[in-house]
């Protein structure tokens, strides 16, 4: 490096944790007591642990940039590090009847605008489990978005040269 088999992963609101919150233990300290000892509301130190983004949506290629879209949630989803489908430029590609060039808008479901339609999870409630605890896992129940996308209807959709009719 190749082939075969088995296991794991479903993947960008993603991964991580030194600040911070919280929990446990030990010691100090404090209270009480004649002492041994007992106790822990607050405080300090040490060790260990725990929390730290809920889904929707998002990838032509290269380079560059960094507080990269949308809503839900009594909201630490704080703070930080990394990453990233975000943004910009160029290239490639698509649409604007055909070809070339430019321009505009886009990215293979590949033009824009307007109207209607379409689907969330956590939180919550109930139950089961792990842990001394903080906390966490699973199952069931019923609800509620926005952006974007798809779809329905309507409207709009460039310039120059050339070809065809």
């Nucleotide at each position: 490096g190749g082939c075969a088999g088995a296991g794991u992963u479903u993947g960008a609101g993603c991964g991580c944790c030194a600040g911070g919150g919280c929990c446990u233990u030990a010691a100090a300290a404090a209270g009480u007591u004649u002492u041994u000892g007992c106790u822990u509301a607050a405080u300090u130190u040490a060790a260990g642990g725990u929390c730290g983004a809920c889904g929707a949506g998002g990838a032509a290629g290269a380079g560059g940039g960094u507080u990269a879209u949308c809503g839900a949630a009594c909201a630490u989803u704080c703070g930080g590090c990394g990453g990233a489908u975000c943004c910009c430029u160029c290239u490639c590609g698509g649409u604007g009847g055909c070809u070339u060039g430019u321009c505009a808008c886009c990215g293979u479901a590949a033009a824009g605008c307007u109207u209607g339609c379409u689907g969330a999870a956590a939180g919550c409630c109930g139950g089961a489990g792990a842990g001394u605890a903080a906390u966490u896992u699973c199952c069931g129940g019923g609800a509620c978005a926005a952006a974007g996308a798809g779809u329905u209807a309507g409207c709009u959709g460039a310039c120059a040269a050339g070809a065809c009719a």